A computed fold for a 146-nucleotide RNA from Cohnella rhizosphaerae, annotated as c-di-AMP riboswitch aptamer (ydaO/yuaA leader). The model forms 92% of the base pairs in the Rfam consensus. NCBI's taxonomy places the organism under Bacteria, Bacillati, Caryophanales, Paenibacillaceae, Cohnella. The RNAcentral record of the sequence draws on Rfam.

C1' cells in the first nucleotide's frame, strides 16, 4: 500500500452569518465581556458593454429587493384582521438519492426607482436552537486478519 470482517462519523443543527489581527475599555486576572477599525472566507445589492437574450402599446390597485416562506378555499368580522385547512417550496447531524416520520411555509427593506450584465461601486456578517429511521452507494476513522 491493497482486500476482507466488524464498529464508529466525534460540540452538533437552521442561517451568508465564521476566522484572525490590532487598539481601547472592564477587571486582581484570562485566549474573557464591552467598543471602535482591519483582513481573509461567506453571502447580498447596484451597474457598465457593438452586443446577445429579455423586455416593448395603454391603462392600472406603482415598482422593486433579502427570504423556502408562494398561492388558494373555509369560517368569524362593517372592515382593518383573526382563525382554520391546504399548497409551491424548505428543514431534519459526513455526502448523494429513494422510502419514511416530523417541523416550516414567516418575517422585512428601498421609496415612485434599478431586466440580463465581465469591469467597477456598495451592503451584511444576525438571530433561533437540540438531533426520525431504512436502504443503496461512496468517502473518512478505529480494530483484527491476510
Nucleotide at each position: 500500500c491493497a482486500u476482507a470482517u466488524a464498529g464508529g462519523c466525534a460540540c452538533g443543527c437552521u442561517u451568508a452569518a465564521u476566522u484572525u489581527c490590532c487598539g481601547g475599555u472592564u477587571g486582581c486576572a484570562a485566549u474573557g465581556u464591552c467598543c471602535g477599525g482591519a483582513a481573509a472566507g461567506c453571502g447580498g445589492g447596484g451597474g457598465g458593454a457593438a452586443c446577445c437574450c429579455a423586455g416593448u402599446c395603454a391603462a392600472g390597485u406603482g415598482g422593486g429587493g433579502c427570504g423556502a416562506a408562494u398561492c388558494g378555499c373555509u369560517u368569524c368580522g362593517u372592515a382593518u384582521g383573526a382563525a382554520g385547512u391546504g399548497u409551491a417550496g424548505g428543514g431534519u447531524a459526513c455526502c448523494a438519492u429513494c422510502u419514511u416520520a416530523c417541523c416550516c411555509g414567516a418575517g422585512u427593506c428601498c421609496g415612485u426607482c434599478a431586466g440580463c450584465u465581465a469591469a467597477c461601486c456598495u451592503c451584511g456578517u444576525c438571530a433561533g436552537c437540540a438531533g426520525u429511521a431504512g436502504a443503496u452507494g461512496g468517502g473518512u476513522c478505529u480494530a483484527u486478519a491476510u